[in-house]
RNA sequence: GAGUCGGCCAGGCGGCCGUGUGCCGGCACUGCCGGUCCGAGGAACGUCCGGACUCCACAGGGCACGGCGCUGGGCAACACCCAGUCGGGGUGACCCGCAGGAAAGUGCCACAGAGAACAGACCGCCGAUGGCGGCGUCAGCCGCACAGGCAAGGGUGAAACGGUGCGGUAAGAGCGCACCAGCGCCCGGGGUGACCCGGGCGGCUCGGCAAACCCCACCGGGAGCAAGGCCAGACAGGGGGAGGACGGCCCGUCCGCAACCACCCCCGGGUAGGCCGCUAGAGCCGGCGGGUAACCGUCGGCCGAGAGGGAUGGCCGCCCCGGGACGUCGAGAGACGGCCCGGACAAAAUCCGGCGUACAGGCCGACUC
Numbered sequence: 001g002a003g004u005c006g007g008c009c010a011g012g013c014g015g016c017c018g019u020g021u022g023c024c025g026g027c028a029c030u031g032c033c034g035g036u037c038c039g040a041g042g043a044a045c046g047u048c049c050g051g052a053c054u055c056c057a058c059a060g061g062g063c064a065c066g067g068c069g070c071u072g073g074g075c076a077a078c079a080c081c082c083a084g085u086c087g088g089g090g091u092g093a094c095c096c097g098c099a100g101g102a103a104a105g106u107g108c109c110a111c112a113g114a115g116a117a118c119a120g121a122c123c124g125c126c127g128a129u130g131g132c133g134g135c136g137u138c139a140g141c142c143g144c145a146c147a148g149g150c151a152a153g154g155g156u157g158a159a160a161c162g163g164u165g166c167g168g169u170a171a172g173a174g175c176g177c178a179c180c181a182g183c184g185c186c187c188g189g190g191g192u193g194a195c196c197c198g199g200g201c202g203g204c205u206c207g208g209c210a211a212a213c214c215c216c217a218c219c220g221g222g223a224g225c226a227a228g229g230c231c232a233g234a235c236a237g238g239g240g241g242a243g244g245a246c247g248g249c250c251c252g253u254c255c256g257c258a259a260c261c262a263c264c265c266c267c268g269g270g271u272a273g274g275c276c277g278c279u280a281g282a283g284c285c286g287g288c289g290g291g292u293a294a295c296c297g298u299c300g301g302c303c304g305a306g307a308g309g310g311a312u313g314g315c316c317g318c319c320c321c322g323g324g325a326c327g328u329c330g331a332g333a334g335a336c337g338g339c340c341c342g343g344a345c346a347a348a349a350u351c352c353g354g355c356g357u358a359c360a361g362g363c364c365g366a367c368u369c
Stems, first nucleotide, its partner, number of pairs: 001369009011319007019039002022036006041345001045356002048354005053224004060251004065220003069216001070084005085099001086097004100215002105213002107209003122154002124150003129147002131144005162180006181205002183202008228276004238267004243255003283302008320343005326337004
């Protein structure tokens, strides 16, 4: 100098004005005034996953449907995190991967090409054998390329049914052999495992797509804080129904089918005010211990928003950071001074754990070339 990885901050101080909950005080008290405490984020965002919580009956069985998909661990749980394996990229630090099964079955593989999956013959090679023609000293030889053989070479394609060499042959070909690559089986060793290392055997050479159906393994009941509960009030204690929980189906279970009221569904009518849920929690900080780590255990300390027409803001001054044109000094690099412009992305709404995305600028640490 160029990079890689991890962590952190998200302008500071002061003054004035303003705002929401709680608390305290006052008043002419469903309210108003004064004081005081606290008052957004690393992503509060997107609402993409996973949970807590609430109701549906206690959340049952099977099918269907949906999700997940290397291994081991962590976690309340996960599609998240950690550690590893394999594959790919990089000189390297390191980064990336929806990474089970294609020798269970079905399906698809555009265009080009002869042929695209138990393949195929356009050019080409051969023509041993058979055929036709010619020659012949009757052993045979030569020619043609009709039957036929071949898949080496050319050509097409993202992909053409292993590669190189030797043998072999009419020409050829795993047809045979040696080595290499792949696959399958067996054995030994290491690892909890994914898998790795080594050896042997078999010419077995079997393409790709599962983000196509499917198979295998595991997981999932539904709806969501407008959940749900309580109080108060209003209308018409009016009419009808027999089913409902179960909002995909079946089974099973439970409630109901009534003298009236109430409960369930539909119609009609009415109301839509207040309170709870509601913020102390899988919480945060620090020490110690365990673990490679994610994380766990234990001890001590702390309290950090709770609105509901929805608060958390605005102005000024000084400082900080970045940029610009000037002025002064200086040989220059630059230093100093005032002036102007800019300082992001975005903002709670039941609460947590993640993921993804956005983001001016700055700081710290480790590592690589």
This is a predicted structure of a 369-nucleotide RNA (Bacterial RNase P class A) from a soil metagenome. The model forms 98% of the base pairs in the Rfam consensus. The RNAcentral record of the sequence draws on MGnify. It matches the Rfam family "Bacterial RNase P class A". The family's RNA type in Rfam is ribozyme.